[in-house]
RNA sequence: UCGGAUGACACUAGUGGGAGAGAUCUGGAAAACCCAGACGCCGAAGGAGAAAAUCCCUUGAAAUUGCUUUUCGAGGGAGGAAACUCUCAGGCAAAAGUACUGCUAGAAGACGGUACUCUGGAGAGUUUCUCUUACAUAGAGAACACCAAAGGGGAAGCCGGGAACGGCGAAUCUCUCAGGUUCAAGGACAGAGAA
Numbered sequence: 001u002c003g004g005a006u007g008a009c010a011c012u013a014g015u016g017g018g019a020g021a022g023a024u025c026u027g028g029a030a031a032a033c034c035c036a037g038a039c040g041c042c043g044a045a046g047g048a049g050a051a052a053a054u055c056c057c058u059u060g061a062a063a064u065u066g067c068u069u070u071u072c073g074a075g076g077g078a079g080g081a082a083a084c085u086c087u088c089a090g091g092c093a094a095a096a097g098u099a100c101u102g103c104u105a106g107a108a109g110a111c112g113g114u115a116c117u118c119u120g121g122a123g124a125g126u127u128u129c130u131c132u133u134a135c136a137u138a139g140a141g142a143a144c145a146c147c148a149a150a151g152g153g154g155a156a157g158c159c160g161g162g163a164a165c166g167g168c169g170a171a172u173c174u175c176u177c178a179g180g181u182u183c184a185a186g187g188a189c190a191g192a193g194a195a
Base pairs, nucleotide, nucleotide: 001113002112003111011106012105013104014103015102016101017100022039024038025037026036027035028034040092041091042090046088047086048085049084054078055077056076057075058074059073060072061071062070063069116193117192118191119190120189125144127143128142129141130140131139132138145181146180147179151177152175153174154173157168158167159166160165
């Protein structure tokens, strides 16, 4: 600062959207499924890990000559989330399932969002050529190749309409317009933030 008893956040049920990776090879009896084995992969059921805040112990410096106290630093411990990490579990044609997300209904009942600060936070060419420059991993332009998590478009669905069509409209889905492809910065999302 905005929304909220004309019902917040969360929950249950129904109904939609929802990725990734071997229909790999060998044997068993008949492709897949099932059993046993081999090598290779994915990460979005579930599980585990831990950053900052905060707290404790030890220690150093300064305020101050000493104790105490305060501030800053170092080491150890507690604490602590995610879509990050690990791949235990699960998965690798379709189907099913899936974090997350829209709508409807139910029961309940008080918070929630944005901004601000601290912290965690993936992916993909330090490619080639030209110009500027003392040089260049910098800047600008061009070429080809890629990523997807700022922003943007699409989208299941809802509303109006006899229809054509129009309006509204989510997601880690989709397109890659914009942005990005060493580090840094940025970064969806996530945790913390007076007594």
A computed fold for a 195-nucleotide RNA, annotated as glycine-GGAnGA riboswitch aptamer. The model forms 100% of the base pairs in the Rfam consensus. It matches the Rfam family "glycine-GGAnGA riboswitch aptamer". About the family: glycine-GGAnGA riboswitch is a variant of glycine riboswitch that have in common a U69A change. This riboswitch is associate with genes that encode either saccharopine dehydrogenase or amino acid transporters and other genes with not predicted function.